[in-house]
């Protein structure tokens, strides 16, 4: 440096749920809590999903479906980019 996460060890992160708080919402942050994680570190570049608003279409209506927008959300949905611990080869 590259590959791998079978073996060992030391650390790290923290789903659901509960409390507080911020947000119109998806959801964020702090505390408790552990389902899991070898990048569950960072990054919305690509795809997906979700929210809100507007529009097309369909319907008696509800709703379905498609499109557009957002210094929107999700990095624990997947891919890409980037940085990194330990061990083994």
């Nucleotide at each position: 440096u590259c590959g791998u996460g079978c073996c060992a060890a030391u650390a790290g992160c923290a789903a659901a749920c509960c409390c507080g708080u911020c947000g119109a919402g998806a959801g964020g942050c702090g505390g408790g809590g552990a389902c899991g994680c070898a990048a569950a570190g960072c990054u919305u570049c690509c795809g997906g999903u979700c929210u809100u608003a507007g529009g097309g279409u369909u319907u008696g209506a509800a709703g379905g479906u498609c499109c557009u927008a957002a210094c929107g959300a999700u990095a624990g949905c997947g891919g890409g980019g980037u940085u990194g611990c330990c061990a083994c080869g």
The RNA shown here (c-di-GMP-I riboswitch aptamer) has 89 nucleotides and comes from an uncultured Pseudomonadota bacterium. Its mean pLDDT, the model's own confidence on a scale to 100, is 87. It matches the Rfam family "c-di-GMP-I riboswitch aptamer". Rfam describes the family as follows. GEMM was predicted in a large-scale screen for bacterial structured RNA regulatory elements.